The RNA shown here (transfer RNA) has 74 nucleotides and comes from a Candidatus Omnitrophota bacterium. The sequence was found in a public genome assembly. The organism belongs to Candidatus Omnitrophota, within Bacteria. Its Rfam family is "tRNA". Gene Ontology term of the family: triplet codon-amino acid adaptor activity. About the family: Transfer RNA (tRNA) molecules are approximately 80 nucleotides in length.
RNA sequence: CGCGGGGUGGAGCAGUCAGGUAGCUCGCAAGGCUCAUAACCUUGAGGUCAGAGGUUCAAAUCCUCUCUCCGCAA
Numbered sequence: 001c002g003c004g005g006g007g008u009g010g011a012g013c014a015g016u017c018a019g020g021u022a023g024c025u026c027g028c029a030a031g032g033c034u035c036a037u038a039a040c041c042u043u044g045a046g047g048u049c050a051g052a053g054g055u056u057c058a059a060a061u062c063c064u065c066u067c068u069c070c071g072c073a074a
Stems, first nucleotide, its partner, number of pairs: 002072006010026004020057001028044005050066005
């Protein structure tokens, strides 16, 4: 240098194909339950979806470029 895949709350992941409210599990905080802890139940905080530009009424999603991680080939 070439090819493929990934980057989404603190952690692990879905959502992309087919654009239309950003979700799940764990974790964290508060409350309930309990003699108490754990478990269980309820509620809440936490994301400008790697960055920039473009298309569109509307972009995590489509297009282009860049950064970064993993793999393959050389």